[in-house]
RNA sequence: AUUGAUAAUGCCAAACCUGCCGUGAGACAGGGACGGAAAGCCACGGGUCUGAACAGACAGCCGGGUUGCCCAAG
Numbered sequence: 001a002u003u004g005a006u007a008a009u010g011c012c013a014a015a016c017c018u019g020c021c022g023u024g025a026g027a028c029a030g031g032g033a034c035g036g037a038a039a040g041c042c043a044c045g046g047g048u049c050u051g052a053a054c055a056g057a058c059a060g061c062c063g064g065g066u067u068g069c070c071c072a073a074g
Base pairs, nucleotide, nucleotide: 004070011036012035016031017030018029019028021026034060040066041065042064044063045062046061047058048057049056050055
């Protein structure tokens, strides 16, 4: 450097429930763990979703950018 192990240390937290905010997609907080090696961050490209519309939501849909813990075997 690559890789991601039935390793170590920690980390995050789907569905669902409760509270709360929002017209809504959803956000936030608590509980809870299906999972995750970027499931950290950024809506840049595609995508999905909301909205009458202006416009928004989703980073745990994929790609891209950026930062980053540990490391067996080879």
The prediction has a mean pLDDT of 85. The RNA shown here (c-di-GMP-I-GGC riboswitch aptamer) has 74 nucleotides and comes from Desulfococcus multivorans DSM 2059. The organism belongs to Desulfococcus multivorans, within Bacteria. The same sequence occurs in records of 2 taxa. RNAcentral holds the sequence, with entries from Rfam and Ribocentre. Of the family's consensus pairs, 95% are formed in the model.